[in-house]
RNA sequence: GCCCCCGUAGCACAUUGGUCAAGUGCAUCGGUCUUAUAAGCCGAAGGUCGGAGUUCAAUUCUCCGCGGGUGCA
Repeated sequence: GCCCCCGUAGCACAUUGGUCAAGUGCAUCGGUCUUAUAAGCCGAAGGUCGGAGUUCAAUUCUCCGCGGGUGCA
């Protein structure tokens, strides 16, 4: 330099156009329980890489950029 893939919560991943609604596990915080800690149980906070386009509607499709990864040279 070229091809391909990926970017969603602190971390690992779902959601692949739809209705009001982005969810799971772990972690964090609060409560409960315990003599106390942990575990268990209940609850809370927290997110679609940036911009433009298509569409009635975009996390999802297209383009550009940014970042990461595999392969080739």
Transfer RNA from a Bacteroidales bacterium, 73 nucleotides, folded computationally. Its Rfam family is "tRNA". Rfam classes the family as a transfer RNA. Model confidence (mean pLDDT): 81 of 100.